[in-house]
RNA sequence: GGCUUGGUAACUCAGUCGGCAGAGUGCGAGACUCAUAAUCUCGAAGUCGGGGGAUCGAGACCCCCCCAAGCCACCA
Numbered sequence: 001g002g003c004u005u006g007g008u009a010a011c012u013c014a015g016u017c018g019g020c021a022g023a024g025u026g027c028g029a030g031a032c033u034c035a036u037a038a039u040c041u042c043g044a045a046g047u048c049g050g051g052g053g054a055u056c057g058a059g060a061c062c063c064c065c066c067c068a069a070g071c072c073a074c075c076a
Base pairs, nucleotide, nucleotide: 001072002071003070004069005068006067007066010025011024012023013022019056027043028042029041030040031039049065050064051063052062053061
C1' cells in the first nucleotide's frame, strides 16, 4: 500500500427487505427480609466512529476519512 471483517448505552452484543433505537450485565430507586444476598418491579443512560451525498425518511444505501483485528504484497 491492497483486500476482508468489525465500530450501536459504562461493558458484551442484537437490530431482517430503509419506516418508534433494543436486550443482557452493570448503575439508581422500590418491593421482599430482623438485616444482607438472591429474586421481583420500575427508572436513568445513545452526536448508532467522524463528515458529506442520494431519499419523504438512514444504524442500514453511496463517497471520503479515522480506529481495531486478520490476510496478502512491498520494503536492497

This is a predicted structure of a 76-nucleotide RNA (transfer RNA) from a Candidatus Heimdallarchaeota archaeon. The prediction has a mean pLDDT of 83. The sequence is in RNAcentral, with records from ENA. Its Rfam family is "tRNA". By type it is a transfer RNA. Gene Ontology term of the family: triplet codon-amino acid adaptor activity. The organism belongs to Candidatus Heimdallarchaeota, within Archaea.